[in-house]
A computed fold for a 99-nucleotide RNA from Nonomuraea terrae, annotated as Glycine riboswitch aptamer. It matches the Rfam family "Glycine riboswitch aptamer". From the family's description: This family represents the bacterial glycine riboswitch. It was read from a public genome assembly, where an Rfam model found it.
RNA sequence: CAAAACCGCGCGGGAGAGCACCCUGACAGCCGGUCAGUGGUCCCUGAAGGAGCAAGCCCUCCCCGCGAACCUCUCAAGGCAAAGGACCGCGCGGACUCG
Numbered sequence: 001c002a003a004a005a006c007c008g009c010g011c012g013g014g015a016g017a018g019c020a021c022c023c024u025g026a027c028a029g030c031c032g033g034u035c036a037g038u039g040g041u042c043c044c045u046g047a048a049g050g051a052g053c054a055a056g057c058c059c060u061c062c063c064c065g066c067g068a069a070c071c072u073c074u075c076a077a078g079g080c081a082a083a084g085g086a087c088c089g090c091g092c093g094g095a096c097u098c099g
Stems, first nucleotide, its partner, number of pairs: 001099001006094008018042001020041003023037005043079003049075001050073003056066002
């Protein structure tokens, strides 16, 4: 000086499933609406996060332990739009190592 991978920031792309019912509050005003909720009930989704594990590693062997995902669970989250969003691409910066 500085690649790839890693981390941070910015930009672009980025799925699914209830605009459910009840209750409460606000607004308008007149029996039924609109909006909001950190509230309750039932149904559902899988791509924040979290949890589980296969090969493999450890161990003389087994058990135990370590151990991935867009797989599984659905705790959390979410179910018009918006926001968020795993992941992908580009740019800038950081740190480390090979060179």